This is a predicted structure of a 1477-nucleotide RNA (small-subunit ribosomal RNA) from an uncultured bacterium. It matches the Rfam family "Bacterial small subunit ribosomal RNA". The coordinates come from a structure-prediction model, not an experiment, and the mean pLDDT is 83.
[in-house]
RNA sequence: AGAGUUUGAUCCUGGCUCAGGAUGAACGCUGACAGAAUGCUUAACACAUGCAAGUCUUUGGCGAAUCUGUGCUUGCACAGGCUAGCCAAGGCGGACGGGUGAGUAACGUGUAAAGAACUUACCCUGCAGACAGGGAUAACAGACGGAAACGACUGAUAAUACCUGAUACAAUUGCCAGCACGCAUGUGCCCGGCAAUGAAAAGUGAUGCUGCAGGAGAGCUUUGCGUCCUAUUAGCUUGUUGGUGAGGUAACGGCUCACCAAGGCGAUGAUAGGUAGCCGGCCUGAGAGGGUGAACGGCCACAAGGGGACUGAGAUACGGCCCUUACUCCUACGGGAGGCAGCAGUGGGGAAUAUUGGACAAUGGGGGCAACCCUGAUCCAGCAAUUCUGUGUGCACGAAGAAGGUUUUCGGAUUGUAAAGUGCUUUCAGCAGGGAAGAAGAAAGUGACGGUACCUGCAGAAAGAAAGCGACGGCUAAAUACGUGCCAGCAGCCGCGGUAAUACGUAUGUCGCAAGCGUUAUCCGGAAUUAUUGGGCAUAAAGGGCAUCUAGGCGGCCAGACAAGUCUGGGGUGAAAACUUGCGGCUCAACCGCAAGCCUGGCCCUGGAAACUGUUUGGCUAGAGUGCUGGAGAGGUGGACGGGAACUGCACGAGUAGAGGUGAAAUUCGUAGAUAUGUGCAGGAAUGCCGAUGAUGAAGAUAGUUCACUGGACGGUAACUGACGCUGAAGUGCGAAAGCUGGGGGAGCGAACAGGAUUAGAUACCCUGGUAGUCCCAGCCGUAAACGAUGAUUACUGGGUGUUGGGGGUCGAACCUCAGCGCCCAAGCAAACGCGAUAAGUAAUCCGCCUGGGGAGUACGUACGCAAGUAUGAAACUCAAAGGAAUUGACGGGGACCCGCACAAGCGGUGGAGCAUGUGGUUUAAUUCGAUGCAACGCGAAGAACCUUACCUACUCUUGACAUCCAUGGAAUUCUGUAGAGAUACGGGAGUGCCUUCGGGAACCAUGAGACAGGUGCUGCAUGGCUGUCGUCAGCUCGUGUUGUGAAAUGUUGGGUUAAGUCCCGCAACGAGCGCAACCCUUAUCCUUUGUUGCCAGCGAUUCGGUCGGGAACUCAAAGGAGACUGCCGGUGAUAAACCGGAGGAAGGUGGGGAUGACGUCAAGUCAUCAUGGCCCUUACGAGUAGGGCUACACACGUGCUACAAUGGCGUAUACAGAGGGUGACGAAGCCGCGAGGUGGAGUGAAUCUCAGAAAGUACGUCUAAGUCCGGAUUGGAGUCUGCAACUCGACUCCAUGAAGUCGGAAUCGCUAGUAAUCGCGAAUCAGAAUGUCGCGGUGAAUACGUUCCCGGGCCUUGUACACACCGCCCGUCACACCAUGGGAGUGGGUUGUACCAGAAGUAGAUAGCUUAACCUUCGGGAGGGCGUUUACCACGGUAUGAUUCAUGACUGGGGUGAAGUCGUAACAAGGUAACC
Repeated sequence: AGAGUUUGAUCCUGGCUCAGGAUGAACGCUGACAGAAUGCUUAACACAUGCAAGUCUUUGGCGAAUCUGUGCUUGCACAGGCUAGCCAAGGCGGACGGGUGAGUAACGUGUAAAGAACUUACCCUGCAGACAGGGAUAACAGACGGAAACGACUGAUAAUACCUGAUACAAUUGCCAGCACGCAUGUGCCCGGCAAUGAAAAGUGAUGCUGCAGGAGAGCUUUGCGUCCUAUUAGCUUGUUGGUGAGGUAACGGCUCACCAAGGCGAUGAUAGGUAGCCGGCCUGAGAGGGUGAACGGCCACAAGGGGACUGAGAUACGGCCCUUACUCCUACGGGAGGCAGCAGUGGGGAAUAUUGGACAAUGGGGGCAACCCUGAUCCAGCAAUUCUGUGUGCACGAAGAAGGUUUUCGGAUUGUAAAGUGCUUUCAGCAGGGAAGAAGAAAGUGACGGUACCUGCAGAAAGAAAGCGACGGCUAAAUACGUGCCAGCAGCCGCGGUAAUACGUAUGUCGCAAGCGUUAUCCGGAAUUAUUGGGCAUAAAGGGCAUCUAGGCGGCCAGACAAGUCUGGGGUGAAAACUUGCGGCUCAACCGCAAGCCUGGCCCUGGAAACUGUUUGGCUAGAGUGCUGGAGAGGUGGACGGGAACUGCACGAGUAGAGGUGAAAUUCGUAGAUAUGUGCAGGAAUGCCGAUGAUGAAGAUAGUUCACUGGACGGUAACUGACGCUGAAGUGCGAAAGCUGGGGGAGCGAACAGGAUUAGAUACCCUGGUAGUCCCAGCCGUAAACGAUGAUUACUGGGUGUUGGGGGUCGAACCUCAGCGCCCAAGCAAACGCGAUAAGUAAUCCGCCUGGGGAGUACGUACGCAAGUAUGAAACUCAAAGGAAUUGACGGGGACCCGCACAAGCGGUGGAGCAUGUGGUUUAAUUCGAUGCAACGCGAAGAACCUUACCUACUCUUGACAUCCAUGGAAUUCUGUAGAGAUACGGGAGUGCCUUCGGGAACCAUGAGACAGGUGCUGCAUGGCUGUCGUCAGCUCGUGUUGUGAAAUGUUGGGUUAAGUCCCGCAACGAGCGCAACCCUUAUCCUUUGUUGCCAGCGAUUCGGUCGGGAACUCAAAGGAGACUGCCGGUGAUAAACCGGAGGAAGGUGGGGAUGACGUCAAGUCAUCAUGGCCCUUACGAGUAGGGCUACACACGUGCUACAAUGGCGUAUACAGAGGGUGACGAAGCCGCGAGGUGGAGUGAAUCUCAGAAAGUACGUCUAAGUCCGGAUUGGAGUCUGCAACUCGACUCCAUGAAGUCGGAAUCGCUAGUAAUCGCGAAUCAGAAUGUCGCGGUGAAUACGUUCCCGGGCCUUGUACACACCGCCCGUCACACCAUGGGAGUGGGUUGUACCAGAAGUAGAUAGCUUAACCUUCGGGAGGGCGUUUACCACGGUAUGAUUCAUGACUGGGGUGAAGUCGUAACAAGGUAACC
């Protein structure tokens, strides 16, 4: 310090997630020791038991054991110390210490002040005092009630208990004076004067007691400032705010009461609701901040819930009292007892938190003179890896790199110096011995912890007890194998898993941390993701529709004053602990101690400065405004004008059959006279041309002409005012269209509606009609994509150009200037697009708004509205994105250009028939498998009777039909018998070879055992190789440079041209590569060479056949050359490339044909050619044999053949090819057969022989338009050939038979010249079996104006919400499941307001019913007190009625999510009617 995640990729916006630190934690796995800390965060839930607050001779009792004394019946009695102990009165302390955080949003807390409105036991200091009396009472004794708790009666007695009096001028109060001080209420002094009130306890003594004053510490009260969320809480308040008087208090005060006044608080957030103890601090962060308030420390509050007072210095009292409520316990049912949020502990709740321990040795507290007692405060120990810290589980050497594990390309690699082994050491644990400090003030005594820390020794000894946890796809350090097969599972985010998973599970290895490691939860950080530091708002979320104005915020120039802000000096405070630094103590560290710093800029007190802000005083004119003057304008409001054009209607004329409307039609109008046309009249709405990128207005908006009233802006001038300004929450006004209410009006247009079309449907688009509405008046509504998607104001910043209204200047034009309205660029800004003096630049002020998408501008609440609805405006839940700009592609029922048998122009077909063949389907025991739009379907198959063959049935084999290795035997081989369908099984005979070192070996055969063979079994979506296709289309890329933040662009685009990214020109590009072309083969012309098997012009011979001699001219063969390049001429073009025409030439513009197939696309095809990973079978999914099947047949499709006939059929005669094949072959002549063929065997491994007869053609004849002398299917019979074998299931021949078919619907295919069409010939495969396939030649056309349209392709451009790329994306209803939520007759709780009833305990007041020791008394009584009664206040409780909140509710509304459901196709392209508000 960042990283992952939106996209095909990019930049940005923006959310989600991760890496860090932390915790009073919990859970999982694991677990050696020591130290220091910490340990109910939940039920302020209920608590069994024990302990946690007592102590003291001051006093009075009871009173042991023991001791002493006395008496003596020597074991009894009495007495004493009146001891220990117990009880009671009295004193002090139980208000501290300890616990908890329920309540509390408060002077509760923090901080700083004030008390001249206060109190203070114990402690300290000072001054003074302590005299004289009195009456009771408890324990106790007696007797009594009660279960108990306890109560009451009689009798006796004491005090440091209680009471009375005296003393005091020091104290308090009141009145009367004086002086001083203070802002004031007042305070101090003068021992001022007068009056009133008020003390005590003893004791030998220490000590205790009383009064007054002061101090220390503690408390109480008041105030400034700080202290959470909600405005969907906006008004609250009646003791309320203040005054006077009184009461009350320690003290001020509405604290309380009476009277008077009507105030007080609130947008700087009152009131209400929710939540919460506050702080020092703690965690985090660079900081500012954010979160938190365990432990330790300060304050507050509480003590089962609620109320109350008493005592006391102090309480409204945790271990006190009274009452009430709930709960628990005891009970003899009459009545009683209790309060762990003290320490332990129990139950419960919970994910979760410890011992019913030791000691008062230390520190501290209470009482006491003290000894001492008490102390669950405290000090210690126990439990828990809960946290932090430290230590250990050994160290050194050790390669045969052991064994084992894992993996492997089988070679190895790794675990790994790791182990074993050798040497060393002994922390820690164990045993034994010694043994502290903590303990002080002269001595003595005193240690729970603890025989602990620490020291020393010991032995045997690494088998002496001590390593785990998580991870290993990226982020993020670390990978392999096996298993699994979208299953099981993982996951923080992205995501992984559908048979080769580095992501699941296991193993091995590795990485990280380590007595821990992971997970979960929570907080901060990263997050500049609430932005003060430190963000934004044209298009990403975000400028209010516009104006006006209040509060508020901000504000021009000069000078003076003040000192609130500001700056600065000094003082106080900011507790300690914590934190930081340094030093020190525990062996180190954690921990602890000491010192310093820090504790913020905080708050308070007190000096100083005066620049800036502020306040105030006096001026100024540049901002703002006024005046005068001038022109411009669809600015506004109202009225008038019988304005004109158009439209519709009505009337009349004239006129006839249609009009209207559409893509095409129909509904509709019209012979009752329409439309078109002429004249006249009526009506309503809107204002052509001018007119514009123009003008005005705050915006909405504003347009015929004229008049009236009226607002604003602008130019010029410089007379006046003198900062009067800017912005603007709330408020107020204006505010398109639609809509609403009432009244008018209504020509045209026109939601709804009706009809006609279109369509699968068409509640639409189109057409014919048509109501509200549109118009006017009055009043509502208050919203729009109310947009420049750009708030208002001010200042500054480089140019060009146009235009509107003014001014200066000029003859005019230039030129200068002010105010607008537009366009283009610079700097700068911006994610980019773009903005650019009309800023989205540079600055300033103020307002509004935003914080991921959806849910949702929805629900609830509130306000407004007649309604429609508007304004304000959430949450649950859900997703990991949603979004902006730009890029490359792809696509478009977008555009421009171009090409192709793409269309058009032609020729011939297919689709109809029969047959052949392939496919689908069906059938079957099997009909083996594959190929499936173009690019499967006469395809793999260049040839299924057996074989092939992979399929089916039956019968067989199991190291196997085939390969290698081993052992044994045998040559191999060959003849043959029996059984069987055969494979096979069982036999019989012949034969014994080659090499040799004589051991044996090589080849072959048989048998045996196991390694292994074998598989046309699966996966072409694991692959190689090969192939198809776009497409022989002209494209596809790279290097360097340049542009851009970048993806990318440029080059490759543009102007021409080409078959071509072919070439030329231009250009931030310059070059290059793969393609194109050329090079290759063939064909067309010529030449040279060579002439056999080929040829034969001339010569000779001839059996008349180039047959022979001969020839080398020609044809031809096959080698090598030539030739064609836009080379030449003219024109066009840009002087280019190129095109058009011409010459010459066998051939002319790549001459014709072929081979040749760029980067890539289709997970295209093939595991059945072959190869191959993985998986599967192994007496079978392998192998053999026989038979069957692949040839089935209602049907559908593709590809062909033959035809339908006269351009023909048939018959007779007759002419001319090319290219191939041939030895297990082609096979001649001759002979036989009607023929297929047979026989024959010459010749030929081929320019020699042979297949081999070419056919269409030509000549002659016949048939004469018919199902025929067309056509030949089908069937019967007879044959031939091949072959072990033609039944399933071959081809051919002859005789006979003679289907359908008379040119083929919708639709569709091929072809541009030696092509189509037509005619025959050959070959591969092959025993046989082509209408298929591949080749060959013969005859030989028609047409192309042209590119509008269909299809495909190329290039440029445009739009895009597509990128699996339009076979894309995507919307809504409905159906189903689940989830959260709104409404809902209601129902049940919580909290709370108001009114009223009620009134315990208690306090205060009143009261003479009862009662009463101290004092007074005239002895009658009185004063004072108590009980009772009553009044006021008041807790619990109750009644009524509201508010608010939570839960629940039949039914119901929409929302979200979900696998492949239904219906349509709304949006994205002109999305097929542009979309949207």